[in-house]
Model confidence (mean pLDDT): 89 of 100. Predicted 3D model of a 475-nucleotide part of an RNA (small-subunit ribosomal RNA, 5' domain) from an uncultured prokaryote. Its Rfam family is "Bacterial small subunit ribosomal RNA". RNAcentral holds the full RNA, with entries from ENA.

Context: one part of a larger RNA
RNA sequence: GAACGAACGCUGGCGGCAGGCCUAACACAUGCAAGUCGAACGCUCGCAGCAAUGCGGGAGUGGCAGACGGGUGAGUAACGCGUGGGAACCUACCUGGUGGUACGGAACAACCAAGGGAAACUUUGGCUAAUACUGUAUGAGCCCUUCGGGGGAAAGAUUUAUCGCCUUGAGAUGGGCCCGCGUCGGAUUAGCUUGUUGGUGAGGUAACGGCUCACCAAGGCUACGAUCCGUAGCUGGUCUGAGAGGAUGAUCAGCCACACUGGGACUGAGACACGUCCCAGACUCCUACGGGAGGCAGCAGUGGGGAAUAUUGGACAAUGGGGGCAACCCUGAUCCAGCCAUGCCGCGUGAGUGAUGAAGGCCUUAGGGUUGUAAAACUCUUUCAGUGGGGAAGAUGAUGACUGUACCCGCAAAAGAAGCCCCGGCUAACUUCGUGCCAGCAGCCGCGGUAAUACGAAGGGGGCUAGCGUUGUUC
Numbered sequence: 001g002a003a004c005g006a007a008c009g010c011u012g013g014c015g016g017c018a019g020g021c022c023u024a025a026c027a028c029a030u031g032c033a034a035g036u037c038g039a040a041c042g043c044u045c046g047c048a049g050c051a052a053u054g055c056g057g058g059a060g061u062g063g064c065a066g067a068c069g070g071g072u073g074a075g076u077a078a079c080g081c082g083u084g085g086g087a088a089c090c091u092a093c094c095u096g097g098u099g100g101u102a103c104g105g106a107a108c109a110a111c112c113a114a115g116g117g118a119a120a121c122u123u124u125g126g127c128u129a130a131u132a133c134u135g136u137a138u139g140a141g142c143c144c145u146u147c148g149g150g151g152g153a154a155a156g157a158u159u160u161a162u163c164g165c166c167u168u169g170a171g172a173u174g175g176g177c178c179c180g181c182g183u184c185g186g187a188u189u190a191g192c193u194u195g196u197u198g199g200u201g202a203g204g205u206a207a208c209g210g211c212u213c214a215c216c217a218a219g220g221c222u223a224c225g226a227u228c229c230g231u232a233g234c235u236g237g238u239c240u241g242a243g244a245g246g247a248u249g250a251u252c253a254g255c256c257a258c259a260c261u262g263g264g265a266c267u268g269a270g271a272c273a274c275g276u277c278c279c280a281g282a283c284u285c286c287u288a289c290g291g292g293a294g295g296c297a298g299c300a301g302u303g304g305g306g307a308a309u310a311u312u313g314g315a316c317a318a319u320g321g322g323g324g325c326a327a328c329c330c331u332g333a334u335c336c337a338g339c340c341a342u343g344c345c346g347c348g349u350g351a352g353u354g355a356u357g358a359a360g361g362c363c364u365u366a367g368g369g370u371u372g373u374a375a376a377a378c379u380c381u382u383u384c385a386g387u388g389g390g391g392a393a394g395a396u397g398a399u400g401a402c403u404g405u406a407c408c409c410g411c412a413a414a415a416g417a418a419g420c421c422c423c424g425g426c427u428a429a430c431u432u433c434g435u436g437c438c439a440g441c442a443g444c445c446g447c448g449g450u451a452a453u454a455c456g457a458a459g460g461g462g463g464c465u466a467g468c469g470u471u472g473u474u475c
Base pairs, nucleotide, nucleotide: 001475002474003473004472006471007470008469009468010467013347014346015345016344017343018342019340020339021305026303027302028301030300031299032298035064036063037062040061041060043058044057045056046055047054048053071258072257073256080183081182082181083180084179085178086177089175090174094171095170097168099166100165101164102136103135104134105133111126112125113124114123115122116121142151143150144149156163157162184230185229186228191221192220193219196218197217198216199215200214201213202212203211233255234254235253236252237248238247239246240245260281261280262279263278264277265276283294284293285292286291311337313336314335315334319333320331321330322329323328350380351379352378353377360371361370362369363368384416386411387410388409389408390407394402419464420463421462422461423460424445425444426443430459431458432457433456434455440447441446
């Protein structure tokens, strides 16, 4: 000098754009953050109607979604990440192909009845539908095969126009796995390893593989740093620097890991699953003491910690996501608004004329000098703010939270809007008074003990300016 997710002190007019718990991965009151489908299904309730029927609600079975989106950085020195390759794999929804969609059966919720419990909830018996479950048939292609053969599918709905269902090959997308190279410090860590290293066989997986197991062999890694210890999410990037390099990994984007702590699993195309389940633990809450309930590192918000970091806001209008044929519903993703000079950028706080160089202040050799064209006064302008009126785009036909916002026209009056640091040298800027090694200053050198340009105040001056200084950190 530059930079910052900054903080602190003094000060503070407006706008645009961005940013905002770096600390306790500490504990959390309350609300919301994942639902949807009646064009899969039975039941039930309400309204209208004499009825047929129509419209709407509810819990339940069933389907799809809840593995995305959102948060955090604890752990991890690792094929975790980055980059470049590879072969033994899977992929719901989507795209465009192939071939089908036949005939049956038995249940279980809801509901009813009878109970248990303080509650959470739950037991027994009975009835019932389906795109739920299941049998037979067929099967081009598919799978297995000793090549003889064997195995194995479907679901209907309806407003009659469609939406579906099953098999199979291809694509697209997403993912799993393996390898080369790169990826912090410590040797005051020198040896480490028994599923360990390899083989055979088997199991297991979507898939290769000690992934697991049995048997066999005795290997494997290491001074080119194994093992151990400490620290740390990685990257695109960011800051600095002429560069080389150094430091860093907030916001945005990609990958990874985690979801009170530890372990396990179900379902599913996909999870070992933040707002799923089970077990154990710590903690909190309810209880009729028998037993139960919970997990903000989602958005707000609270306590606590801290130098320090915001609203318990609006809307689905746009973009995107889930469900649905659709209408539509849901969406603290998102889009907006609120708070904060936290940063960057822009604008303003007036302009011109104005010398008896007014008054006042300060200095003075008492003549004057300086503040100083500065003020006053006169003339002018109206950005921003204020006020009255008009008023978009963002929305392909409709639909606008933002919002009567941006912007435009008019009105009034210089009217509402300047501070902070410094002035011994480095380093731009000097005098007077007070103080008297005191009070104090200080980045370094150093000032202060009676004439202090270095302390405190005033006048004057210098610098930057809605900021200015200080502290911290990096280069």